The prediction has a mean pLDDT of 82. A computed fold for a 122-nucleotide RNA, annotated as FMN riboswitch aptamer (RFN element).
Order: sequence, then C1' cells, then structure tokens
RNA sequence: CGAAAUCUUCGGGGCAGGGUGCAAUUCCCGACCGGUGGUAACAGUCCACGACUCGCCUGCAGGGCGAUUGAAUCUGUGCAAUUCAGAUACCGACGGUACAGUCCGGAUGGAAGAAGAACAGG
Repeated sequence: CGAAAUCUUCGGGGCAGGGUGCAAUUCCCGACCGGUGGUAACAGUCCACGACUCGCCUGCAGGGCGAUUGAAUCUGUGCAAUUCAGAUACCGACGGUACAGUCCGGAUGGAAGAAGAACAGG
C1' cells in the first nucleotide's frame, strides 16, 4: 500500500400562524422538508441506486428473482453548472384517521451506502 470474504459503528427531514367544522398538523390560506452514489462545479426534479407496494421462487427462518417506482424551466456567471446565483414552478409509498410528503403505525425494522477494524499478499 492493500483484493475477495469477515466483523464493528453509523446510516431521513418537515405544517409556525390562521379559517371552516361536532371532529381536520388530513380540507382551505399559509408554513416547512429533501436518503445514497455519480456527473468538468455543490442536484428532492439529470443518470443510477435504495426505501415502499405488487408478483413469482424457496428449506417459510430469512433470502433470491422480477415488475412498478414522483417532480424544472428561464436568465446570469464561468473553461466547465438541468448541480452555483437570481426568478418562477413542481414532486413525494402503504395501513389508520375528516381526505396526510410533514401526525400515529409496520419500524427499538430494513437498505442504498459511509467510516473503521482485522487480514492473505506485496
């Protein structure tokens, strides 16, 4: 310096204020939030991944395979930015409940992945 496998730790944020109503953080006004890797330069909206949901397989513990999988433009600067600055937009699983991106629940869960330990070897 350091491959594969192994182990450890970490690994998602957010309705202030107000209106209607018997009842709403769910409706209305308004407010707020943005997982992981990549990309000539910093990304919720580019590319990809994870999560959720569904299907199939399995030894029914878990795991494997597959499907589905939201949303952005303009101007400016610059060698370079759909990533920065300015402006105006838009998006957000399932179950519960007065209709939920933000409450409660599956979840003291899992994961993309990040960091580290140890180590063959050089």